[in-house]
RNA sequence: CUCUUAUUGAGAGUGGCGGAGGGACUGGCCCAAUGAAGCCCGGCAACCUUUCAGUUCUUUGAAAAAGGUGCUAAUUCCAGCAAAUCUUCCGAAUCCGGAGGCUUUGAAAGAUAAGAG
Numbered sequence: 001c002u003c004u005u006a007u008u009g010a011g012a013g014u015g016g017c018g019g020a021g022g023g024a025c026u027g028g029c030c031c032a033a034u035g036a037a038g039c040c041c042g043g044c045a046a047c048c049u050u051u052c053a054g055u056u057c058u059u060u061g062a063a064a065a066a067g068g069u070g071c072u073a074a075u076u077c078c079a080g081c082a083a084a085u086c087u088u089c090c091g092a093a094u095c096c097g098g099a100g101g102c103u104u105u106g107a108a109a110g111a112u113a114a115g116a117g
Stems, first nucleotide, its partner, number of pairs: 001117008013041001015040003021031003025080004042072003047068002049064006076109001081106004086101006
């Protein structure tokens, strides 16, 4: 870097160093000298892991947190592609076509874990 599977509405700091950027990308909207990124410490969670119980041959429930990761503003901050209901506007036009809005669903993209190449 690529592929597969799972998760992605919960949770977590009035700390220290540091000094101007950050929220993947694009558009929006935000955060930031009342201190951004990054590092350390603390914390959260439970993917890998361990134990117990049940299923029964690949799964379910409960508990733990020493280790490997991860995370620690806003739902992955919102949308990006497609579909459906409702609705507004335009077009010789009730049932057709086009553009927009609300809500919902599914995907895509991204992130993280585990496995494979």
Model confidence (mean pLDDT): 82 of 100. A computed fold for a 117-nucleotide RNA from Sporolactobacillus shoreae, annotated as SAM riboswitch aptamer (S box leader). The model forms 97% of the base pairs in the Rfam consensus. The sequence was found by an Rfam model in a public genome assembly. Rfam family: SAM riboswitch aptamer (S box leader). Rfam links the family to the GO term regulation of gene expression.